[in-house]
Context: one part of a larger RNA
């Protein structure tokens, strides 16, 4: 891991409600009698409920209480009881499995810690303390030397004890070892045997260490099925309805209680929702600047600054700041002279499996995304918090390549019938290689901005142009004059000022290059050649660049110049939608019919099956001419299931009507067995 067995809402007592039954007032409890009897029958009204309420009570009573009250108000003017069944609640282990803990009593020092008693053990080698002897030395000591001696938590190093490093091992040879090195090794040494100390404790050269592979409190038995607002699991079928993820409170936030939303039963009967009609109030969106604020520019300029004159007073100037006011132009959740759409309120209409009320039974209190209106955030987030709506949750089907929350659409069942929705119609792949008119050349389509550009289509208005434009080519582009100033120079072309006149077809006191300054080239402007459009601006459609990311990938692919895109038109395809035909169920009912039948939590209803018991202790269909069980396979039923036949098997046992439950398995790191 698989297969098979077992495995979870029970039982008692007491209540609420519903259904069924007995009685009409209901009913017995303990006890007693009969009985083989914990069966059963007969007794047994003690008690309980009901029969009248009301008041704190005395009390009064179909009324009572409050009250001065004859006012007014509150509660009343009855609808039972005993069983059984179902369900819910309370108390009990209370649907099942699951703690870590806490307490009590015992058992442990054969491991290990310390201690006590009594024994045992430590190869070999080095160093050479005290003391002593001899010699020297001294008045005598002291002292010196040599020898002797054999001290030490002394040195090196086996046994023994330990465990510093590395490797191996890590389902090991081993639940702590092996290998190579390492530390102590006469000592606070090591060790044998026997003993002592016990868990709220012991022992501890102290690490919360050790106390039998168990230690921040041993092990074991009991309290004990501790408790678990937590996790996991909870077993047959069909039918009807069908939620919530919100508010308030909570030592409350992943739990509860009440309300909200669901179900069942009953009552009420138009009261209700959508829609429509009518009547309302408002201060949101928008807009505006009349208020409150804020804000830019301009006019006038209170006051101030700077400044001039004056001895001062004062009077002037001002390209500075600037009140107030005027004109123009903006902004506002906490501004409003204005002011919607919706929404809301009221009345009327509105017969829908709508509303309201009561009883009983729930679940829900983590919501998700999308669109819109907002707050927070960075006008970030598949972010977060509200509001309104939708979908998912609890919804399958079609579309979006794939894709809970997007678009279409809500699946009772069957059909090799039809029509459509969203979305599509070249091939993959059902249906147009459809029609008309344009656009796009970028594979744009099939990712993105500021910004950039003689891309290209459309529109508008404005110049010039056969009296010849625009472009190109040929020619001219002059004189006063080198204008004046400035300057070393300044001659169209460093700079400042001025910017005239003449000759002309035309020519600036000069557009750019250039020179030290001139020169030179060129432009404006003009003539000619040529010949019909040309130049600049604004709006707009579709394109271009801008455009770099980590495995190869941004039409679903092939491919496409339409099979892209804009507009118009006609067809077709396309779903579990709608229709058609047949069938089933539920509800209502006028019984012809009409409506309905997706569904998690959850409520309600109807059934199937398993084991045992009664009818059947007056014994039963069937069964060795083959029961149950098992295997294969017709048939029937909407399902759980029923059931014929054949084989196997070798002794029990079907159906019916009832009753009682150890009553249905796929999940619980379930449990036992097998493989």
């Nucleotide at each position: 891991g698989c297969c098979g067995g077992c495995g979870a809402c029970u039982u008692g007592u007491a209540a609420g409600u519903a259904g069924u039954g007995g009685c009409a007032g209901g009913u017995u409890a303990a006890g007693g009698c009969a009985g083989a009897g914990a069966a059963u029958g007969c007794u047994g009204a003690a008690g309980c409920c009901a029969u009248a309420g009301u008041g704190a009570a005395a009390g009064c009573g179909a009324g009572c209480u409050c009250g001065a009250a004859a006012a007014g108000a509150g509660c009343g003017a009855a609808g039972g009881u005993c069983a059984c069944u179902a369900u819910u609640u309370a108390c009990a282990g209370a649907c099942c499995c699951g703690a870590a803990c806490c307490c009590a009593g015992a058992u442990g020092a054969u491991c290990u810690a310390a201690c006590c008693a009594u024994g045992a053990c430590c190869a070999g080698g080095g160093u050479g303390a005290a003391g002593c002897u001899u010699a020297g030395g001294u008045a005598a000591c002291a002292c010196u030397a040599a020898g002797u001696g054999g001290a030490g938590g002394u040195c090196c190093g086996a046994a023994c004890c330990g465990a510093c490093u590395g490797a191996u091992g890590u389902u090991g040879a081993a639940a702590a070892a092996u290998c190579a090195g390492c530390g102590g090794a006469u000592g606070a040494g090591u060790u044998g045997u026997g003993g002592u100390u016990a868990g709220g404790g012991g022992u501890g050269a102290a690490a919360u260490a050790c106390c039998a592979a168990u230690c921040g409190a041993a092990u074991u038995u009991g309290g004990a099925g501790c408790u678990a607002g937590c996790u996991g699991g909870u077993u047959c079928u069909c039918c009807c309805c069908g939620a919530a993820a919100u508010g308030u409170g909570u030592u409350g936030a992943g739990g509860c209680a009440c309300a909200g939303c669901g179900g069942u039963u009953g009552a009420u009967g138009c009261u209700c929702a959508a829609g429509c009609u009518u009547a309302g109030g408002g201060g949101u969106a928008a807009a505006g600047c009349a208020c409150u604020g804020u804000u830019u520019c301009g006019g006038u300029g209170c006051g101030g600054g700077c400044u001039g004159u004056g001895a001062a007073a004062a009077c002037g100037g001002u390209a500075c700041c600037a009140a107030a006011u005027c004109g123009a132009g903006g902004c506002a959740a906490a501004c409003u002279c204005u002011a919607a759409a919706u929404a809301c309120u009221a009345a009327g209409u509105g017969u829908g499996c709508a509303g309201u009320c009561a009883a009983c039974c729930a679940g829900u209190c983590a919501g998700a995304c999308a669109a819109u209106g907002a707050g927070g955030g960075a006008u970030a987030a598949g972010c977060u918090u509200c509001a309104u709506u939708g979908u998912c949750a609890a919804a399958a089907g079609g579309g979006a390549a794939a894709c809970a929350g997007c678009c279409c659409a809500g699946a009772c069942c069957a059909c090799c019938a039809g029509u459509u929705a969203a979305g599509g119609c070249c091939c993959c792949a059902a249906a147009a290689u459809g029609a008309u008119u344009g656009c796009u050349a970028a594979g744009u389509g099939g990712u993105a901005a500021a910004g950039g550009a003689a891309g290209u289509g459309g529109g508008a208005a404005c110049g010039c142009a056969u009296a010849g434009a625009c472009a190109a080519c040929c020619a001219g582009g002059a004189g006063g004059u080198u204008u004046g100033c400035c300057u070393a120079g300044a001659a169209g072309c460093a700079g400042c000022a001025a910017u005239c006149c003449u000759u002309u077809a035309a020519a600036g006191a000069g557009u750019g290059c250039g020179u030290a300054a001139u020169a030179g080239c060129u432009c404006a402007c003009u003539g000619g050649u040529c010949a019909a459009g040309u130049g600049a601006u604004c709006c707009u459609g579709c394109g271009c660049c801008g455009a770099a990311a980590a495995u190869g990938a941004a039409c679903g692919g092939g491919a496409c110049u339409a099979a892209g895109u804009a507009a118009u038109c006609u067809g077709c395809c396309g779903a579990a939608a709608c229709u058609g035909u047949g069938g089933g169920a539920u509800g209502u009912u006028u019984u012809u019919a009409c409506a309905u039948c997706g569904g998690u939590a959850g409520g309600g209803g109807a059934g199937c099956g398993u084991u045992c018991c009664g009818c059947a202790u007056u014994a039963u269909a069937g069964a060795c001419u083959g029961a149950a069980g098992c295997a294969u396979u017709a048939a029937c039923g909407a399902a759980a299931g029923u059931g014929g036949a054949u084989g196997u098997g070798g002794a029990c046992a079907a159906a019916g009507c009832g009753g009682a439950a150890g009553u249905g398995a796929g999940a619980a790191u379930g449990u036992c067995g097998g493989c």
The part of an RNA shown here (large-subunit ribosomal RNA, domain II) has 675 nucleotides and comes from Sciadococcus taiwanensis. Taxonomically the source falls in Sciadococcus (Eukaryota, Bangiophyceae, Cavernulicolales, Cavernulicolaceae). The coordinates come from a structure-prediction model, not an experiment, and the mean pLDDT is 84. It matches the Rfam family "Bacterial large subunit ribosomal RNA".